[in-house]
Context: one part of a larger RNA
RNA sequence: GAAUGAACGCUAGCGGCGAGCCUAAUACAUGCAAGUCGAGGGGUAACAGAGGCAUUUAUGCCCGCUGACGACCGGCAAACGGGUGAGUAACAUGUAUGUAACCUACACUCCGCUGGAGAAUACACCAGAGAAAUCUGAACUAAUCCUCCAUAACACUACACCAUCGCAUGAUGACAUAGUUAAAGAACUGCCUUUAGGUAUUUCGACAGAGUACGGACAUGCAACUUACUAGCUUGUAGGCGUGAUAAAAGCACACCUAGGCUACAAUGAGUAGGGGCUCUGAGAGGAGAACCCCCCACACUGGCACUGAGAUACGGGCCAGACUCCUACGGGAGGCAGCAGUAAGGAAUCUUAGGCAAUGGGCGAAAGCCUGACCUAGCUACGCCGCGUGCAGAACGACAGUCUUCGGACCGUAAACUGCUUUUCUAUCCCACAAACACUGCUUUACUAAGCAUACACGAUUAAGAUAGGAAUAAGUAUCGGCUAACUCCGUGCCAGCAGCCGCGGUAAUACGGAGGAUGCAAGCGUUAUUC
Numbered sequence: 001g002a003a004u005g006a007a008c009g010c011u012a013g014c015g016g017c018g019a020g021c022c023u024a025a026u027a028c029a030u031g032c033a034a035g036u037c038g039a040g041g042g043g044u045a046a047c048a049g050a051g052g053c054a055u056u057u058a059u060g061c062c063c064g065c066u067g068a069c070g071a072c073c074g075g076c077a078a079a080c081g082g083g084u085g086a087g088u089a090a091c092a093u094g095u096a097u098g099u100a101a102c103c104u105a106c107a108c109u110c111c112g113c114u115g116g117a118g119a120a121u122a123c124a125c126c127a128g129a130g131a132a133a134u135c136u137g138a139a140c141u142a143a144u145c146c147u148c149c150a151u152a153a154c155a156c157u158a159c160a161c162c163a164u165c166g167c168a169u170g171a172u173g174a175c176a177u178a179g180u181u182a183a184a185g186a187a188c189u190g191c192c193u194u195u196a197g198g199u200a201u202u203u204c205g206a207c208a209g210a211g212u213a214c215g216g217a218c219a220u221g222c223a224a225c226u227u228a229c230u231a232g233c234u235u236g237u238a239g240g241c242g243u244g245a246u247a248a249a250a251g252c253a254c255a256c257c258u259a260g261g262c263u264a265c266a267a268u269g270a271g272u273a274g275g276g277g278c279u280c281u282g283a284g285a286g287g288a289g290a291a292c293c294c295c296c297c298a299c300a301c302u303g304g305c306a307c308u309g310a311g312a313u314a315c316g317g318g319c320c321a322g323a324c325u326c327c328u329a330c331g332g333g334a335g336g337c338a339g340c341a342g343u344a345a346g347g348a349a350u351c352u353u354a355g356g357c358a359a360u361g362g363g364c365g366a367a368a369g370c371c372u373g374a375c376c377u378a379g380c381u382a383c384g385c386c387g388c389g390u391g392c393a394g395a396a397c398g399a400c401a402g403u404c405u406u407c408g409g410a411c412c413g414u415a416a417a418c419u420g421c422u423u424u425u426c427u428a429u430c431c432c433a434c435a436a437a438c439a440c441u442g443c444u445u446u447a448c449u450a451a452g453c454a455u456a457c458a459c460g461a462u463u464a465a466g467a468u469a470g471g472a473a474u475a476a477g478u479a480u481c482g483g484c485u486a487a488c489u490c491c492g493u494g495c496c497a498g499c500a501g502c503c504g505c506g507g508u509a510a511u512a513c514g515g516a517g518g519a520u521g522c523a524a525g526c527g528u529u530a531u532u533c
Stems, first nucleotide, its partner, number of pairs: 001533004006529005013388006019381002021346001026344003030341003035076003040073002043069002047067003051062005083299003093223007102216002107212004112207001114205001115149004126137004155180004162173004185204003189200005225271003232262003237259004242254003274296004278289004301322005324335004352378001354377003360374001361372004391421004402411003426470005435462001441454005477522005482503003488517005498505002
């Protein structure tokens, strides 16, 4: 000099864009943060409509008939998104490869198929236990729940064979035989019987297979902090054969066999630490860091475990153990903010228990739509960067005050007063965008690829800009002035009080302490402290 997630002191007018618990991965009151689908199902707790009954005439009751819909069964999502950095020195990360050793829901493309039958169960009802949380029993019922049968190969398995290729095991393709394996329906409209079904088109689905995409899994080379006052470490350890497990290779697990394997090119141990893109500094080489944003990893009170599922060993799922907190009728139960706010504590120190789903994105749904503390906004804080303002012009041999003085005067100083002007900003009143574009939905045409029209002056959480009026009105500090280093005098003090980054100042004429006047630097900031280069 530059920089900071900064803090402290003094000061402070505004705007834009960013940033904001670095400490206790400490404990958490309260609210919200993951739901959705009735076009899968049985149904009807609430609301509304239609209908019916009653009457006190504006109410009551009934009714799943309809819109819808609490709880329940079922599907999809909840493994994303959001947080934190405790652990981890490791194939965790980065980079480059490999898988002839692998998986992939939803999506897209292609192909085939969607026939029949049956058994249960939740809810509701009944009975019961309990303070509660909740639980038990009996009987009963539906489904895109579950099971069975049929059908079936380009799937899988077994046993053969051929061709091509390769990187050892082998891969790909063709072909014969035998065996195994699947499904679910729903809605609109039309038609027909009939009041509940059948059927046709369309749409949304279900099942089997192949491929793509997306996302993952595993393996390997290299890179990668400090320490030798850590020199030896290891027994599933190193390898083999086999079996099991897995989506899959492998001591991943197990039985048997061999006795190996790593290490001075630093094993093992100890300490510290999430890794990277990047950030800061520097002419560069380097050095330092890992806040915000993005990618990966790990974790979710502590430790362990699996279930479900395409995917988890699952932050707002489950079980067990532990610590802690809370409720209790003492028998037993409930909980997990390192989600968004917020509280306490710790600390030099870090924000609102806000608005909205309008936009972007996500989940579900045929759609309307619902949900979304993701996100978009607003609030607080000079924490940072950038921008603007605190007025402009005229006005003198130069007012007053103040300071200094050689007592002549000098400085403050065109500075003020005074005159004229302007209105960024401010105050008041109004006005009011861009962001909003596309779409959804309906109709028509059509190869549902797309086009046109209508809804439509649809839909705004938040805010800029603009207009009028007023009047210089509302707005300057801070540090320094011995040298380094820009800027000097007086008074007070008297090695005292004090200053200080270094050199050093102060013991009676202190430009170095304290005050005053003046000056210099920067400026809504200026200094100090801490840290890095």
Molecule: small-subunit ribosomal RNA, 5' domain
Organism: Haliclona cinerea